A computed fold for a 1704-nucleotide part of an RNA from Halobacteriales archaeon QH_6_64_20, annotated as large-subunit ribosomal RNA, half A.
Its Rfam family is "Archaeal large subunit ribosomal RNA".
The full RNA is in RNAcentral, with records from ENA and SILVA.
Context: one part of a larger RNA
RNA sequence: CGCCUGGUGAAUGGCUCGGCUCGAGUGCCGACGAAGGACGUGCCAAGCUGCGAUAAGCCCCGGGGACCCGCAUGGAGGGUAAGAACCGGGGAUGUCCGAAUAGGAAUCCUCUCGCAAUUGCCUCGCGCAAUGGGGAACGCCGGAAACUGAAACAUCUCAGUACCGGCAGGAAGAGAAACCGAACGGGAUGUCGUUAGUAACCGCGAGUGAACGCGACGGAGUCCAAACCGAAGCUUGCGGGUUAUACCGGAAGCAAUGUGGUGUUCGGACUGACACUCAGCGCCGAACCUCCAGCGUGAACUCUCCUGGAACGGAGGGCGAUACAGGGUGAAAGCCCCGUAACGCGGGAGCGACGGCGUGCGUCAGUACCAGAGUAACGAGGGCUGGAAACCCCUCGUGAACGACCCAGGCAUCGACUGGGAAGACUAAACACUACUCGAGACCGAUAGCGGACAAGUAGCGUGAGCGAACGCUGAAAAGCACCCUCAGAAGGGAGGUGCAAUAGGGCCUGCAAUCAGGUGGCGAUCGAGCGACGGAGCGUAAAAGGCCCGGUGAGAAACGACCCGAGGGCGACCUCGCAGUAGGAAUCACGGGGAGCCGACGUUCCGUCGUACGUUUUGAAAAACGAGCCAGGGAGUGUGUCCGUCCGACGAGUCUAACCGGUGUAUCCAGGAAGGCGUAGGGAAACCGAUAGGGCCGCAGUACAUCCGUACGAGGGCCACCGUGUUCAAGCGCGGGGAGUCGAACGGUCACGACCCGAAUCCGGACGAUCUACGCGCGGGCAAGGUGAAGCACGGCGAAAGCCGUGUGGAGGCCUGUUAGGGAUGGUGUCCUACAAUACCCUCCCGUGACCUGCGUGUAGGGGUGAAAGGCCCAUCGAGUCCGGCAACAGCUGGUUCCGACCGAAACAUGUCGAAGCAUGACCUCCGUCGAGGUAGUCCGUGGGGUAGAGCGACCGAUUGGAGUGACCGCCCCCGAGAGGGGUCGGCGCUCCUGUCGAACUCCGAACCUACGGACGCUACAGACGCGGGGAGUCCGGUGCGCGGGGUAAGCCCACGUACCGUGAGGGAGACAACCCAGAGUUGGGUUAAGGUCCCCAAGUGUGGACUCAGUGCGACCGAAGGUGGUCUCGAGCCUUAGACAGCCGGGAGGUGAGCUUAGAAGCAGCUACCCGCUAAGAAAAGCGUAACAGCUUACCGGCCGAGGUUCGAGGCGCCGAAAAUGAUCGGGGCUCAAGUCCACCACCGAUACCUGACGACGUGAAAGCGACUCAGUAGGUCGGCGCUCCGUUCGGGUGGAAGCACGGGCGAGAGUUCGUGUGGACCGAGCGGCGACGAUAAUCCUGGCCAAAGUAGCAGCGAUAGUCGGGUGAGAAUCUCGACGGCCGAACAGGAAAGGGUUCCUCAGCACUGUUCGUCAACUGAGGGUUAGCCGGUCCUAAGAUCAGUCGCAGUUCGAGCUGAUCAAACGGGAAAUAGGUUAAUAUUCCUAUGCUACCGUACAUCGAAAGCCAACGCCUCAGGGUCGACCGAGCCGGGCUCCGCCCGGUCGAAGCGUCAAAGCCCGUGGAAGCCGUAACGGCACGAAGCGGGCGAACGGCGCAACAGGGCAACUCGGUUCAACCUGGGGCCCGUGAAACGGCGAGUACGAUAUCCGUACCCAGAUCCGACACAGGUUCCUGUGGCGGCGAAAGCCAAGGCCUGU
Repeated sequence: CGCCUGGUGAAUGGCUCGGCUCGAGUGCCGACGAAGGACGUGCCAAGCUGCGAUAAGCCCCGGGGACCCGCAUGGAGGGUAAGAACCGGGGAUGUCCGAAUAGGAAUCCUCUCGCAAUUGCCUCGCGCAAUGGGGAACGCCGGAAACUGAAACAUCUCAGUACCGGCAGGAAGAGAAACCGAACGGGAUGUCGUUAGUAACCGCGAGUGAACGCGACGGAGUCCAAACCGAAGCUUGCGGGUUAUACCGGAAGCAAUGUGGUGUUCGGACUGACACUCAGCGCCGAACCUCCAGCGUGAACUCUCCUGGAACGGAGGGCGAUACAGGGUGAAAGCCCCGUAACGCGGGAGCGACGGCGUGCGUCAGUACCAGAGUAACGAGGGCUGGAAACCCCUCGUGAACGACCCAGGCAUCGACUGGGAAGACUAAACACUACUCGAGACCGAUAGCGGACAAGUAGCGUGAGCGAACGCUGAAAAGCACCCUCAGAAGGGAGGUGCAAUAGGGCCUGCAAUCAGGUGGCGAUCGAGCGACGGAGCGUAAAAGGCCCGGUGAGAAACGACCCGAGGGCGACCUCGCAGUAGGAAUCACGGGGAGCCGACGUUCCGUCGUACGUUUUGAAAAACGAGCCAGGGAGUGUGUCCGUCCGACGAGUCUAACCGGUGUAUCCAGGAAGGCGUAGGGAAACCGAUAGGGCCGCAGUACAUCCGUACGAGGGCCACCGUGUUCAAGCGCGGGGAGUCGAACGGUCACGACCCGAAUCCGGACGAUCUACGCGCGGGCAAGGUGAAGCACGGCGAAAGCCGUGUGGAGGCCUGUUAGGGAUGGUGUCCUACAAUACCCUCCCGUGACCUGCGUGUAGGGGUGAAAGGCCCAUCGAGUCCGGCAACAGCUGGUUCCGACCGAAACAUGUCGAAGCAUGACCUCCGUCGAGGUAGUCCGUGGGGUAGAGCGACCGAUUGGAGUGACCGCCCCCGAGAGGGGUCGGCGCUCCUGUCGAACUCCGAACCUACGGACGCUACAGACGCGGGGAGUCCGGUGCGCGGGGUAAGCCCACGUACCGUGAGGGAGACAACCCAGAGUUGGGUUAAGGUCCCCAAGUGUGGACUCAGUGCGACCGAAGGUGGUCUCGAGCCUUAGACAGCCGGGAGGUGAGCUUAGAAGCAGCUACCCGCUAAGAAAAGCGUAACAGCUUACCGGCCGAGGUUCGAGGCGCCGAAAAUGAUCGGGGCUCAAGUCCACCACCGAUACCUGACGACGUGAAAGCGACUCAGUAGGUCGGCGCUCCGUUCGGGUGGAAGCACGGGCGAGAGUUCGUGUGGACCGAGCGGCGACGAUAAUCCUGGCCAAAGUAGCAGCGAUAGUCGGGUGAGAAUCUCGACGGCCGAACAGGAAAGGGUUCCUCAGCACUGUUCGUCAACUGAGGGUUAGCCGGUCCUAAGAUCAGUCGCAGUUCGAGCUGAUCAAACGGGAAAUAGGUUAAUAUUCCUAUGCUACCGUACAUCGAAAGCCAACGCCUCAGGGUCGACCGAGCCGGGCUCCGCCCGGUCGAAGCGUCAAAGCCCGUGGAAGCCGUAACGGCACGAAGCGGGCGAACGGCGCAACAGGGCAACUCGGUUCAACCUGGGGCCCGUGAAACGGCGAGUACGAUAUCCGUACCCAGAUCCGACACAGGUUCCUGUGGCGGCGAAAGCCAAGGCCUGU
């Protein structure tokens, strides 16, 4: 890696009680209480269904006829022949909410006996009526967006759409002309077809868009107001009457502001005359017909044999059919069952006569009585519309006429003509929709089809609006595994039984893939990893479906093509010629031999060669660019209309029907239907006018004749001529003319629509949210302790006074300290950071009597709120919340877009563009048609065109080096001169000469080359080129090399031109390497070469003849500069040289002179000047070293020795230096030195898909056989041909003797695919032809499901703060349950009690599959049972902020709204009638029990008189004083307990509500009478009466007594003191703040008796019952606040009561 056997998993196949779509029918429900819901209801009952306290039902009638008690098949028990169940019809019952309707309220309560709501009428009665709300879509009316399109955007568009509001019906609306129109007119409305994408509108852009008429469906017409008459009328009770209406009587009311009659446009009225019961309307209604619930009858084999578990299969033999639709039955059934065809029964409804009843029609003349007013019309401004001046509507203003009149006829006005009577009302049918019923289907078949085949709008999520799944199948029949064994075991397992089958055993048909386990074949530590392809080899492989293979001999034989030998050539490698185009040479064939895992094939491994996946985006991808973990299933060019084209068909100067209608076998089909469309004539803006029936020529195909060239005719085709029309003086020009269209199917494309699929952030509409948070309002609650010491006041002092000072007192403050509680959040930028936590933990810090903190209730809502303001907050969401809708928004942008093959085959350019990532047109590609003979990339020649490369500039223009000469030229400076001027040097300029250079925009010149035309050759074309016309594209990011340009310092840089290549191109070479070299790949063989190579890797030479290099230079793509080099080789030139060069060695190198000057000195050698002379072979007035200066040493120069080249310069070759980079180096590597480097020349050989060649395929042509020149790489793209899938029609087949599917294997085909074998499986399946399409997937960070690796790895993360240990018990099992002991923790809590919230979590029993971060015998888990008891606790009552309703008003309108009036609601912390103690349960208790009380109300009895005022309820903050209980503490007595036993320590020593009684402060009265007294903690008080004295009223949850001979305690069951929560009373201070309301009560009896309903009450209240997804270190209001030590303290620390060791 493969296979096998299993697991997991669910695909596939088969099935379908479900959907989807279409057709037909039906079409409202509701106060007689609907729709919808809540709660109940069963023997056992959770869900669905049914039903409603009569509760899976009750009664009656009809059907039905033997079983029944729903889904739901169990246990138990019942019903039914006295007729059940079930079906149809009728009736009864029908809790509560809901329009909801007595009042209120989240499904409950309260009050009560009523049309109990609302509205109307009559009216005042237990009178009559109506309305309300719901309903899938459809309808009418009102209000009304935005995204979007316009490639931007504003008019416009989307669109009068979405959405919102109001209302109606089975339909709605419209509707009987003040109409349309312009004819020879029509005659209500609506709808369908057409008119018509026309008229018209429109930034005249995008777009929008009628009507008349015609054809059809269907058809239907009426009534008022008024004129005239004037009560002739109507309603409701009552009485009579009737089957019931009718009718009659009387009463009351309405009605003269008019009931009724008449009358209605064909006008009427009135008057007169004439006719008669005819139009129309209303009511009843037979038959036929139609429809509907329900029902009946209904033919023919269960014949024989075979297979099988079973026959409905096969074979044989029969039968029915007005029935062979369909379904079921143990496989596939006309004859087994249900049905079906046909026939029949039946009640009801509709329609309805030519039948009946009632009413009443009309004609003529006259009179001039009537005929709808803020109307018609007009002006202005808007909206809407196709409606333009001429649609319709609104607002404001103006404002008629009266039938002799008025309105309309698409600008206005006038005249005529035509049509018609507005300003009142009703009206069926024909048409829209589909909730419901029935039916049907080329629709889907469980990831599909509705979201939903299943508990589905369920589970679940969200405060809410809202969002919203998944899950189908045992078997023919449950025959659903008895009994036994094992086990702690109703778990699991074994054995056994049923069954055709148990691998059908309960989420059970089939049972794929990913994937896992075991087994097995191959391979395996010698190995480089796109996993393969091709070739070879090893091992392995029962049958079946394949049968060949090996080597030998012979035949065959294309390209290619020898050895040896002989001859010749070359320095040589080697070559040439002959032998010889000989031998050899691929497929193939024949013969005989061998082979059975033997060959192919398959599996695997090794070797060789080649080789960096796939898709995409790109100039370019193996990419360190993007996508995908793997598998299965799903997943993207469709529909309608329009126009263009192709193709096929039908008819053809015509062609087609549309709606609709008839028939029928009824959505098919057949037969009608020409309304209308297109065509048949054009030109013109229009008025208007209006064309070859072929005159001439050319000529393809073809035909005929010639058959040698060719000639004639010549469909179609072409050119003329002529004609029509417009322009027009004319000429000319434009368009058109010698008949081809129309309709349909399919296909390609355009446009509009969602338009190939997925993908935004937005915008708009309507709703839902202030349980978070912001701010406001109402009612409540909270803040240890300490400090400071304002004002005021008192006293003392000072001062004339104002006032000041001191000491006290006093107790103010957005004062201070403060881990008090509580709130906050400064720093650690600590810890945590897949957290304890989607904001936490620890330390630190800030505020902490105030602009303070906080609970409950309540208000403000999305362009809005709120905001001490940060764009903060408005439910983990905020620079505009959330949800749903418009919506499939739009996206020039990204990604994806599914089977095979054949032919051709691009562009990355131009122009335009608010254009640059897009688009259009052209160029380029492709396909079809047409025409009919040339075309032309190459080469050569000829004739023209050109101004580049180069060159040149004594040829122009422009630039330009040096020198000489010259000039009467210019300038600075210098000199001379009195000056003029002259001279000189330098520079410039001009000229001449010499010398040296340049130019894209210079040219006296000037190629190669390009190009036009012509010719020749070549190539190509009747297998149709070149042209022309038409359909379809793609492309408009390009890149590289070479050549030549522009920019730039440069670039693997930017821009351009030409060309080739890549792009879209494989193969060979270049180490690897898109574009460099060779070379353009149909398949498969055999040969020969190209580029490039030939030491080994690695095929071919350690080849030949020469040369260079010594640097490993180098080994040909892959660096190396300026500069340097006595490295070496080669070449050239000059000079020296046997008269002896060069180098070396030996010798000389001297004198005047120490030259002069200078200088301290200056002697060849500091410097300046000069650099002379003589002797010489030669020797400097000195080239260098040296000294203070000398000296000294060399050199130049000369001689000697030596004996042949030397020296200088220049050029070239190969080298060398110059030479520094980041993980280890390297020429591809090894390695290489007369080379395996470099240069020159040469000989062989290797080497590709190139070239040659065998065989075959495609292509072209053809009907085929066949033939065939060129041809067959290919992205975007065009064209053509096939494979496969679902379903339908038809023909033909297969299947229980085994279909589909699945698994493995064998063949066929180039491929998509197909076929065969075996197994599994257990019921359907296939082919040909024709059709239909939700038809083909490795990719979209695709969707859904399943599964793997990583991995038994990393790691020691987590188990969510922290104390257990030992022993006993239970149990199958104990760290975790339980008991005990010891040890710990909290203790302004981790204790106790409530509110909110939760909702049974409470208690008991039985359990451990789940939950519990481990365990579990335990539990807040599972199952079963039990548990909440009230007159006096709370609700209930009242009112608050506020809310709701009604009225009124606003709004188009409302479920909307500010205010006002009224009513109601709103507090389980506000207000408020009344209860305490003890006991009791497993679980409740102020609720039960015991005992003792109290309140309200009613009744009775007695007493009393009470109307009211007034008072209470009833109220801020701060501060102080007094009274005072519980508790605590102190002292003593008594009891109990402990001990360390003198004594000390610890604990206890109780006792309610209620009733009675006592009284402080304060107040009142009397007395009193203070001029300064009295008094306080403080302030203060007083002749408006202080102190003092007396009296009265008057508080506590207070004292005392009773309660209590109750109770409690084993017992004792006392006393005193201090300080004092609660509770009571009073004083003071402060305020720009003055601190709720109502019900109700008191005022204002006693006794006795009765009554006191309803709701809540369990439990948690939190480090596990609440909010945070969790048994979550977070959050969450109030009460006990005085337990002790300690201390200022409610701080810290330690301990008590109590709790806990599970902050599991």